This is a predicted structure of a 72-nucleotide RNA (transfer RNA) from a Chloroflexota bacterium.
It matches the Rfam family "tRNA". It is annotated as a transfer RNA. From the family's description: Transfer RNA (tRNA) molecules are approximately 80 nucleotides in length.
Taxonomically the source falls in Chloroflexota (Bacteria, Bacillati).
The sequence is in RNAcentral, with records from ENA.
RNA sequence: GCCGGUGUAACUCAGAGGUAGAGUAGUCGCUUCGUAAGCGACCUGUCGUCGGUUCGAUUCCGACCACCGGCU
Numbered sequence: 001g002c003c004g005g006u007g008u009a010a011c012u013c014a015g016a017g018g019u020a021g022a023g024u025a026g027u028c029g030c031u032u033c034g035u036a037a038g039c040g041a042c043c044u045g046u047c048g049u050c051g052g053u054u055c056g057a058u059u060c061c062g063a064c065c066a067c068c069g070g071c072u
Base pairs, nucleotide, nucleotide: 001071002070003069004068005067006066007065010024011023012022013021018055026042027041028040029039030038048064049063050062051061052060
């Protein structure tokens, strides 16, 4: 230098145009003599950034940034 992949909650990851979700973690409560486990409820997001397409973008397109891999 060229090519490809990944970027979404504190963490691990879904979601592939139409209300952003799950598990774990955290908080509160129930249960227990108490702890753990179990059960119920609650909480956290500029969907990497900037543009474009669209009535509508996490999703499609372009550029850029970060990380990972391959080629030279």
The coordinates come from a structure-prediction model, not an experiment, and the mean pLDDT is 81.